[in-house]
This is a predicted structure of a 527-nucleotide part of an RNA (small-subunit ribosomal RNA, 5' domain) from an uncultured bacterium.

Context: one part of a larger RNA
C1' cells in the first nucleotide's frame, strides 16, 4: 500500500460499489419459458346478443359458436438463448497468429415457383382397467399435420445417354366479368418451396506459449504409417480387414499432485511476484455414471430412456422429485442479505398487431463491506470562574475550553412545490408508393390521447431551534506524544529489544498529550 475480509470499542447523514472465499452438503414453500385463435377442428368457463319457458315484472333456468373471446387438444415457433457454478480438466481447455476438408432456423439480396388429388389422427362421444400417476378399446371429424402424382428455373449424382428431388395455405378491400351465392377473379400483405450470394452463429486442423515434482526414465498395440471399405454436415484409426513396424522421450515422455483459462486485479521506480471476486470473453458441468431422440442448433439445468445413492407418496399391486435460477431453509463455517416491487426503460421469447411471458433486467430492502462527500456548529468572551490533576503552596495546567453575549441552520425533521428516465404504440389527417381503385395496406409528416416499479425521486422553497449527531488506538527505544497513585519479578505487558524484585514515563488506574476519525485498533493474507 492492499483485501469479497472476520473480530473488539463505538456509530449521525448521503452517492457510488460490493456481499457463501467453507459442503458440486440436503432441500419445505412460492416463482425462475411460454406464445400464436390471421395454421385448425372446435366450446369447458367468462361476458355479450337472441330465441323460449318459469314467474317474484327483472330475476331464474334452458337452447343457439352468432360475437367477444378462449380451458383442453392439434399444429407452428421458442424452450440450445438468457440466468448460476467452477466439481472436473496440464490440454478434446485457454490466449495470439495462421488454415480448409464443412455446416448455419430467424435476418439480408437475388432467380425461379406456389398445380392437382388422398388417407388418417388428436381433441370430442361411448366404454373398460387403476388408490393414484395414468392408460386401454371402438367410434367421428380438421389443418400451415401427413402421404403420393404433376412440373424442374437450380441443386444433387453420373457410365455424360440420362436419373432423382418440391411447396400450404391464411389474413384484409373490391370496380366490372362469371357463379352450384359458398365463391371464382383483381389487388395488396404475412406465408410455403427450390436455390445462389451474404451476414451472423457454430464444429474441424496446425504452431507457438500456459504450475510443481526425476525421492516418477522409460512410454505406447488402433499404438504410427499405407491400402480397401464404413462413418460424418466435414479433413483424420474416427470405426473396420489387410499390410508394413513404426510413433513420443532428457529441449522431461509417461505417472503423481495441484488448478477452470484469459483480459485484468493487487504490489512494486521497474524488472518481477502473488492473485483470477465483483464487469467482458472462452471452457467445463447440471444428484452420480451411461445413452440416444426431436432439432438448424443439444448429446438438452427447470426434456426423454436405463442403472445407482437418498427423498416423498400409496389401497403394497405401483408411482414422484432434483434450487451450482431468484428468495428461502437446515447444515458447516469466524463469516456473506429479503420467501420485496415492477416490467416504466434495456433486452429477450412468441404474434401481423394490440399485446402475453420474462427472479434476465432495473428498482428497493438489509450490512460503515469498501470508496468518496458532509456534518456534529461559527464569531466573540479573563473575574484567566468553579471542579479536576499537579504543585517546591507562590503557582502551574485542563483553557476561549466553559458560561455569558451575539449569529448561522449545511445535514436530519415537519410541510408544500416539482423536473429527467417517455422514445414510442393507439387514433385522426395530409403526401407517397401499390392498384382497376378514392378500398385496403406499407412509408413519412403533422395533429391528438395517454402510458413511471423507482416515488413521499433528485431538486427547490418555507419552518422551527444550537437545537438531534465523536469515538478508538498509543505516549520506553524503533514512533509523534508525562506526570502522579496503586502494585512490588506479583498481578500483567509484549511486533521486535525488553518491563516488573518498593519513587515503573513499558504492568492497572487517573489528569494531560499525540495520531487517526464515522471509524478506529487487532487478527489473517498478498506485495
Nucleotide at each position: 500500500a492492499u483485501u469479497g475480509a472476520a473480530c473488539g470499542c463505538u456509530g449521525g447523514c448521503g452517492g457510488c460499489a460490493u456481499g457463501c472465499u467453507u459442503a458440486a452438503c440436503a432441500c419445505a414453500u412460492g416463482c425462475a419459458a411460454g406464445u400464436c385463435g390471421a395454421a385448425c377442428g372446435g366450446c369447458a368457463g367468462c361476458a355479450g346478443c337472441a330465441g323460449a319457458a318459469g314467474c317474484u315484472u327483472g330475476c331464474u333456468u334452458c337452447u343457439g359458436g352468432c360475437u367477444g373471446g378462449c380451458g383442453a387438444g392439434u399444429g407452428g415457433c421458442g424452450g440450445a438463448c438468457g440466468g448460476g457454478u467452477g466439481a472436473g480438466u496440464a490440454a478434446u481447455g485457454c490466449u495470439u497468429a495462421g488454415g480448409a476438408a464443412u455446416c448455419u432456423g430467424c435476418c439480408c439480396u437475388g432467380u425461379a415457383g406456389u398445380g392437382g388429388g388422398g388417407g388418417a389422427u388428436a381433441a370430442g362421444c361411448c366404454g373398460g382397467g387403476g388408490a393414484a400417476a395414468c392408460u386401454c378399446g371402438g367410434u367421428c371429424u380438421a389443418a400451415u399435420a401427413c402421404c403420393g402424382c404433376a412440373u424442374a428455373u437450380a441443386u444433387u449424382c453420373u457410365a455424360c445417354g440420362g436419373a432423382a428431388u418440391a411447396a400450404a395455405g391464411g389474413g384484409g378491400g373490391g370496380g366490372a366479368c362469371c357463379u352450384u351465392c359458398g365463391g371464382g377473379c383483381c389487388u395488396c400483405u404475412c406465408g410455403c418451396u427450390a436455390u445462389a450470394g451474404g451476414a451472423u452463429g457454430a464444429g474441424c486442423c496446425u504452431a507457438a506459449g500456459u504450475c510443481g515434482g526425476a525421492u516418477u526414465a522409460g512410454c505406447u498395440a488402433g499404438u504410427u504409417g499405407g491400402u480397401g471399405g464404413g462413418g460424418u454436415a466435414a479433413a483424420g484409426g474416427c470405426c473396420u480387414a489387410c499390410c508394413a513396424a513404426g510413433g513420443c522421450a532428457a529441449c522431461g515422455a509417461u505417472c503423481c499432485g495441484u488448478a477452470g483459462c484469459u483480459g485484468g486485479u493487487c504490489u512494486g521506480a521497474g524488472a518481477g511476484g502473488a492473485c483470477g471476486a465483483u464487469c467482458a470473453g472462452c471452457c467445463a458441468c447440471a444428484c452420480u455414471g451411461g445413452g440416444a431422440c426431436u432439432g438448424a442448433g443439444a448429446c438438452a439445468c427447470g426434456g426423454c430412456c436405463c442403472a445407482g445413492a437418498c427423498u416423498c407418496c400409496u389401497a403394497c399391486g405401483g408411482g414422484a422429485g432434483g434450487c451450482a435460477g431468484c428468495a428461502g431453509u437446515g447444515g458447516g463455517g469466524a463469516a456473506u442479505a429479503u420467501u420485496g416491487g415492477a416490467c416504466a426503460a434495456u433486452g429477450g421469447g412468441c404474434g401481423a398487431a394490440a399485446g402475453c411471458c420474462u427472479g434476465a433486467u432495473c428498482c428497493a430492502g438489509c450490512a460503515a463491506u469498501g470508496c468518496c462527500g458532509c456534518g456534529u456548529g461559527u464569531g466573540u468572551g479573563a473575574a484567566g470562574a468553579a471542579g479536576g490533576c499537579u504543585u517546591u503552596c507562590g503557582g502551574g495546567u485542563u483553557g476561549u475550553a466553559a458560561a455569558g453575549c451575539a449569529c448561522u441552520u449545511u445535514c436530519a425533521g415537519u410541510a408544500a412545490g416539482g423536473a429527467a428516465g417517455a422514445a414510442a404504440a393507439g387514433c385522426g389527417c395530409a403526401u407517397g408508393a401499390c392498384u382497376a381503385a378514392u378500398a385496403c395496406u406499407c412509408a413519412u409528416g403533422c395533429g391528438u390521447c395517454u402510458u413511471g416499479a423507482c416515488g413521499u425521486u433528485a431538486c427547490u422553497u418555507a419552518c422551527a431551534g444550537a437545537a438531534g449527531a465523536a469515538g478508538c488506538a498509543c505516549c520506553g527505544g524503533c514512533u509523534a506524544a508525562c506526570u502522579c497513585u496503586g502494585u512490588g519479578c506479583c498481578a500483567g505487558c509484549a511486533g521486535c529489544c525488553g518491563c516488573g524484585g518498593u519513587a515503573a514515563u513499558a504492568c492497572a488506574g487517573a489528569g494531560g498529550g499525540u495520531g487517526c476519525a464515522a471509524g478506529c485498533g487487532u487478527u489473517a493474507a498478498u506485495c